[in-house]
Formats: sequence, structure tokens, C1' cells
RNA sequence: CCAGUCGGCCGGAUGACCGCCGCCGCAAGUCCCGAAAGGGAGCGGGGGAGGAAAGUCCGGGCUCCACGGAAAUGCGGUGCCGGGUAACGCCCGGCGGGGGCGACCCCAGGGACAGUGCCACAGAAAGCAAACCGCUCCGGUCCCACAAGGGCCGGCAGCAAGGGUGAAAGGGUGCGGCAAGAGCGCACCGCGCUUCCGGCAACGGCGGCGGCACGGCAAACCCCACCGGGAGCAAGACCGAAUAGGGGCAGUACGGACCUUCGGGUCCAGGGCCAUUUCCGGCCCGCUGCCCGGGUAGGUCGCGCGAAGCCUCCGGCGACGGAGGCUCCAGAUGAAUGGUCAUCGCGCGCGCAAGCGCGUACAGAACCCGGCUUACAGGCCGGCUGGCGCC
Repeated sequence: CCAGUCGGCCGGAUGACCGCCGCCGCAAGUCCCGAAAGGGAGCGGGGGAGGAAAGUCCGGGCUCCACGGAAAUGCGGUGCCGGGUAACGCCCGGCGGGGGCGACCCCAGGGACAGUGCCACAGAAAGCAAACCGCUCCGGUCCCACAAGGGCCGGCAGCAAGGGUGAAAGGGUGCGGCAAGAGCGCACCGCGCUUCCGGCAACGGCGGCGGCACGGCAAACCCCACCGGGAGCAAGACCGAAUAGGGGCAGUACGGACCUUCGGGUCCAGGGCCAUUUCCGGCCCGCUGCCCGGGUAGGUCGCGCGAAGCCUCCGGCGACGGAGGCUCCAGAUGAAUGGUCAUCGCGCGCGCAAGCGCGUACAGAACCCGGCUUACAGGCCGGCUGGCGCC
């Protein structure tokens, strides 16, 4: 210098003017809106989106509801080992497997001798293996003068090395062996079991034994271990009109009959409505005033001091933990976080240049926190790997 890999961070800056939403202080307890609850107005100070505020996938805090304890079953989830954490399906460090020359990356990674099930197509055969082509032997026959060699036909013959099918065909390579072959024998590799050693463990290493059996699929049922009440800030709490309805008291009006648990109820009469009148029918019914309670609209709280942030030191490989110091940092609810101007930065285009023009990513809090995932113009820093060049 080129190519690559991993980690961390930023994600426009400064100033002026005019606005918007909270917070704190001061003063007066005045003015405005509202029936009330409550809200607002002045002056000063200070704050005002994110790394993802997103998807709402996982874990918690908080709130209400349910619940006597334990166990079992069912349902859902998680799944190598150790650690971190409030907790997690997250993170860190390892192990095993796979990929890469390498830095490094990827893996739902428990159990397939508990049982059931599946293995499409192709292929002879797909799970108590099998024999299509093939190889060999034997018998007959033919070619050939004979032999060697070969062709054809046959055998309830042998074989599983080679070919072929397949994702997968009952270990691999080599030597020996054999009629041909084959773990049939041997060496090495693989595999299974295992003494010992290392490691908390997953697991690894040395050695021994076994001729090789036990195919794959559990993001098929299932088995094992562990975890799990439900709903969510429109949670929930408080204040609280008008109107309608409920209850109480007082006044006033008031006919009759029956039942009654003495609260009240039923029927007729009376009044009102169904446009009006008659009949029939249906529905509703004391009136006025005051008070009480529930709930609606509305308002307030929940709601910003928190598993908080920054700096330093200590422990730890690390995730993280501990100590000390400093800081207070958005809280809307039809929903603020904006607009204009100037200067600069960055990118693109034009231009010899000065400069001019355009653009400036993804995206917008809503109870809060820890993660994961997804989106993102451009830029900065650091570690490491491979290659080339120079000293």
C1' cells in the first nucleotide's frame, strides 16, 4: 500500500429573532375560564426525541383480578457445560460439529437399545437387507490342429470387490488371502466399550479390549429435565356536573275493591300520549321543594430519583460486580419538541478558479426498564489476519 475480519463510537455545528410543551423560583392571594372538581394569566431561571423512540418477539418492575398448602395430569415454553443478571429464549467464557490459507464466522447442539411412526422419486433391494449389470466355479456345446483363450445355453452353485440408482446401500485405505471375493486375516484411520490422567463440567488425552454391531428423521408423535396464575396505564386511584333514573324527608293532592311477609302489589275508576271525535286496543303516571348515594361527560393523580447517568479506582479473561465523587436530564393526552435568517461542515453537479445550484440518511417518545430483531446517507477510532514492496 492492497484485500479482509472483529469491536467500539458519532450520526450535523454555531448564532440571532419569533413561537410551542413541561419543571423550579418570586410576588399578589388579585384577575380570567368553569356549576364544581380544577385549569390558566405576570416576571426570572433552566429543560425539551432516538440509536433505533420502530416491530411488539422475549424477560421484568408497577397495577388490578383470582388463589389455603403440596403433588399429579394436561397445555405452553426452554434444551451441550460453566458463569453473569432482578429476570430472560439475552449476554460472557468454554466444549463439540461444520466452513475459511488465516484473523474469524455459522449451528433449536438433551434422548433414536422406552414405545409408535416415516424414509418420496429412482433403484434388484430402504431396515429381522438385497442381487440388475457384473466376477468366479461346475456341466453341456461351438470356434480353434491341440493347449491357452473366447462365445452361447444351463445350475434351487458361490461372491458382494467393481458398475449403476439414491439424501442414505451394513466402515475407509493398503497389503495378504481366495476359484472369485469378503474384517476372512493384518497395519493405520474411523467407530463402540473401558482403566488411568487432566478439567467444577461439557469434554479431552494416553493405553487396553472388541472385527464392526447400534442407518437417518425427535422444527413426527413421544420420553426426560427445568420454567410458567390471568389481564394490562383504555392498568388502577381520587374529585365530580347538566339530564334521566334510585333512595329519604317535608308540603300538597288523593276515589273504590282485594291480597299482604306491612316494604308493597293487583284490578277498576281518573289523568297523559298514540293528529282529532266515538268504540276497541296499546304504553305511561301523583305534583312541588330540599337532601343523600351510585355512575356518565369533564378534571386530577398514576407520571418522571431510576435494576438512572458520568468520572476515577479496585476485583474478574469476560459478561459483570464493588467503593468513592459528581449530576438531575422530555413528560404531551386531538397529543409540544417548530419556523425564518446568517455562517460553516459533508455529498453530488457545473466551472481553470473565485464561486454557484441542489441535497443532507433511517426515522418521531406516550407507564417504565433489560434484551432481541429490523431500517439507516455519511463518517471516526482501535485490535487482528493474508499478500506485495522497501529498510